[in-house]
Molecule: transfer RNA
Organism: Minisyncoccota bacterium
RNA sequence: CCCGGGGUAGCUCAGACGGUUAGAGCGGAGGACUCAUAAGCCUCAGGUCGACGGUUCGAUUCCGUCCCCCGGGA
Numbered sequence: 001c002c003c004g005g006g007g008u009a010g011c012u013c014a015g016a017c018g019g020u021u022a023g024a025g026c027g028g029a030g031g032a033c034u035c036a037u038a039a040g041c042c043u044c045a046g047g048u049c050g051a052c053g054g055u056u057c058g059a060u061u062c063c064g065u066c067c068c069c070c071g072g073g074a
Base pairs, nucleotide, nucleotide: 001073002072003071004070005069006068007067010026011025012024013023019057028044029043030042031041050066051065052064053063054062
């Protein structure tokens, strides 16, 4: 330098077919239970969907550029 994959909650990751509330597990907070603790149960909070621009009535999703991570080839 070229090619491919990825960047979404504190962590690991789903989701995209463009549209109504962006989700799960773990973790966190609270509750109930218990003599008490743990496990299990119930509820809740937590997100500028990497940045900027474009297309569109509408973009986390499509297109472009850039940044970062991983892999491959020179």